[in-house]
Molecule: transfer RNA
Organism: Candidatus Falkowbacteria bacterium RIFOXYB2_FULL_34_18
């Protein structure tokens, strides 16, 4: 120099072939205990890598581009 896959809460990951973005563990508030942890319950936490296109409607399609990872010369 080609060519493939990832990127979505803190943090590992879904989202069934375009229709209001979840879960678990991490916080944080109760429940419960003489108290802690463990369990339970509930809250909060996202302009979906960026910047454009398409479509009434993109996390989902399409081109560029950014960070990682593997290939091959």
């Nucleotide at each position: 120099g080609c060519c493939c896959c990832u990127u979505u809460a803190g943090c590992u990951c879904a989202a069934u072939u375009g229709g209001u973005a979840g879960a678990g563990c991490a916080a944080c508030g109760g429940u419960a205990u003489c108290g802690u942890a463990a369990a339970c319950c509930g809250u909060a936490g996202g302009u979906u890598g960026u910047c454009a296109g398409u479509u009434c409607a993109a996390u989902u399609c399409u081109g560029a581009u950014g960070a990682g990872g593997g290939g091959c010369u």